[in-house]
RNA sequence: GCGCCCGUAGCUCAGCUGGAUAGAGCGUCGGACUUCGAAUCCGAAAGUCGCCUGUUCGAAUCAGGCCGGGCGUGCC
Numbered sequence: 001g002c003g004c005c006c007g008u009a010g011c012u013c014a015g016c017u018g019g020a021u022a023g024a025g026c027g028u029c030g031g032a033c034u035u036c037g038a039a040u041c042c043g044a045a046a047g048u049c050g051c052c053u054g055u056u057c058g059a060a061u062c063a064g065g066c067c068g069g070g071c072g073u074g075c076c
Stems, first nucleotide, its partner, number of pairs: 001073007010026004019057001028044005050066005
C1' cells in the first nucleotide's frame, strides 16, 4: 500500500433485509428494607449511534469520503 471486520450510555454488547419514543446487563445516583452494611425491591440520570456529505417522506441501519482500532497479506 491492498483486502476484510469493528466504532451505539461510564464498561460489555444487542438492534444494522430503513419506519417513526434508541435498548439490555453491569456500574453510578436517590429511595424502601436493615442497628449498620450486603443482598433484594422501586425509581432516576447518562447517548450529536466515530465525524462530514449525500440518497430518502423517513437513516444507528443505505452510498461516498475521512478518523480510530483489530486481523490478514505481498510483487519486483